A computed fold for a 494-nucleotide part of an RNA from an uncultured bacterium, annotated as small-subunit ribosomal RNA, 5' domain. The RNAcentral record of the full RNA draws on ENA and SILVA.

[in-house]
Context: one part of a larger RNA
RNA sequence: GAUAAACGCUGGCGGCGUGCUUUAUGCAUGCAAGUCGAACGGUCUCGAUUUAUCGAGAUAGUGGCGAACGGGUGAGUAACGCGUAAGCAACCUGCCCUUAAGUAGGGGAUAACUCUGAGAAAUUAGAGCUAAUACCGUAUGUGGUGGUGGAGGUAAUGCUUCACCACUAAAGCCUUAGGGCGCUUAGGGAGGGGCUUGCGUCCGAUUAGCUAGUUGGUAGGGUAAUGGUCUACCAAGGCGAUGAUCGGUAGCUGGUUUGAGAGGACAUCCAGCCACACUGGGACUGAGAUACGGCCCAGACUCCUACGGGAGGCAGCAGCAAGGAAUUUUGUGCAAUGGGCGAAAGCCUGACACAGCGACGUCGUGUGGGGGAUGAAGGCCUUCGGGUUGUAAACCCCUUUUCUCAGGGAAGAAUAAUGACGGUACCUGAGGAAUAAGUCGUGGCUAACUACGUGCCAGCAGCCGCGGUAAUACGUAGGCGGCGAGCGUUAUCC
Numbered sequence: 001g002a003u004a005a006a007c008g009c010u011g012g013c014g015g016c017g018u019g020c021u022u023u024a025u026g027c028a029u030g031c032a033a034g035u036c037g038a039a040c041g042g043u044c045u046c047g048a049u050u051u052a053u054c055g056a057g058a059u060a061g062u063g064g065c066g067a068a069c070g071g072g073u074g075a076g077u078a079a080c081g082c083g084u085a086a087g088c089a090a091c092c093u094g095c096c097c098u099u100a101a102g103u104a105g106g107g108g109a110u111a112a113c114u115c116u117g118a119g120a121a122a123u124u125a126g127a128g129c130u131a132a133u134a135c136c137g138u139a140u141g142u143g144g145u146g147g148u149g150g151a152g153g154u155a156a157u158g159c160u161u162c163a164c165c166a167c168u169a170a171a172g173c174c175u176u177a178g179g180g181c182g183c184u185u186a187g188g189g190a191g192g193g194g195c196u197u198g199c200g201u202c203c204g205a206u207u208a209g210c211u212a213g214u215u216g217g218u219a220g221g222g223u224a225a226u227g228g229u230c231u232a233c234c235a236a237g238g239c240g241a242u243g244a245u246c247g248g249u250a251g252c253u254g255g256u257u258u259g260a261g262a263g264g265a266c267a268u269c270c271a272g273c274c275a276c277a278c279u280g281g282g283a284c285u286g287a288g289a290u291a292c293g294g295c296c297c298a299g300a301c302u303c304c305u306a307c308g309g310g311a312g313g314c315a316g317c318a319g320c321a322a323g324g325a326a327u328u329u330u331g332u333g334c335a336a337u338g339g340g341c342g343a344a345a346g347c348c349u350g351a352c353a354c355a356g357c358g359a360c361g362u363c364g365u366g367u368g369g370g371g372g373a374u375g376a377a378g379g380c381c382u383u384c385g386g387g388u389u390g391u392a393a394a395c396c397c398c399u400u401u402u403c404u405c406a407g408g409g410a411a412g413a414a415u416a417a418u419g420a421c422g423g424u425a426c427c428u429g430a431g432g433a434a435u436a437a438g439u440c441g442u443g444g445c446u447a448a449c450u451a452c453g454u455g456c457c458a459g460c461a462g463c464c465g466c467g468g469u470a471a472u473a474c475g476u477a478g479g480c481g482g483c484g485a486g487c488g489u490u491a492u493c494c
Stems, first nucleotide, its partner, number of pairs: 001493003005490005012365006018358002020323001025321003029318003034065003039062002042059007072276003081201008091193003096189008104138001106136002113128006143168010172181003202248003209239003214236008251273004255266004278299005301312004329355001331354003337351001338349004368398004378389004403431006412421001438483005443464003449478005459466002
């Protein structure tokens, strides 16, 4: 000098930040991911209508998209994990942009619903009915994929291109009838991702040898794709004092902090990447997950039970318990920014925007200004003369930053409407010096001294050291010095 700090004493206000570093311990309660009726058949309500029917609204279910983002944590990981620089002739990509072609004609179901059951519940069985942009054939094939043959190109395979053969697609909805939104097959793009590689990336040799899918080859499986990634066979390799293996520690980085720099230390907030989601394992769906608020299995734990069986996962936001020196509200709002769905209106959004709490940090500001000597009183000291506190107070004259009260009152909204913050910031007026100072030190280092008490006691102390009867070092008082809404201590880093 610094800190995600804590503790002691003290504490006026505001702006901006920041707040479980410990038990990746366990969690009551609420909320944190839905949306679309312009994909679909029902149901309910309301209105119109003599009825038929029509219109509006709501919705459990089927279907679509989203739920892989956003948010949290740092356990694991010494690794192509991260950083940086390259490569992929070895790859994928929903929504979006762009280009081209198409969107023909059929079928069978099923949930909802009705009926009958089972169960304490969670849930579930059978029968019957029905729709679709749900599901399944058929046609067509601009194209695409595979095969065969040719040409070009490359260091080279799965690169580019031509011909033939085979295989391969679709879904409708709305409409003001103009069109719009979709759907299918391809090419390109953007953005996103996957894989490979060079270099860099902590400590220990009181860890010296390690390795059998191990290292390589052939063939095959698997994958979007390369590859011992997996399998069969063959060979015997591969790594290592330039530190393999083993052990310990640790998320990495941009950065932060210190330092003149070189260097050191750290990785909280913010940003990028990675990993994880009660513990371990597994896949499904999907463009994308091996999926925090999805599924299955096993385990530990908790809860419900009619004992037959079930339910759960805050390292989301609040909050609780425990642990700890120690870390906040079960707040407001979708007004802004952003995200999901929707044609839109809109709905959802503990992301986010705000407010609350904490001097935790930082910055700003105040606690008054001028005059005022009988140098008042009181305190302390005293050589008893006086000295000092001290222009300090009183007193006089001002001011109103703050404060209180009253009135007005935003920008932030892009857009006619729409502001949580907020009657906030700010402006105006009134009142009254009013509401506001502590803390540590005072032997030397180190700025600042006397008195009394104590008597190696009580105590102090960062180091040297003080204290055993005249203690500037302990305790108290007065004075003084430092910093100041803080001051001091402890811890850690340079």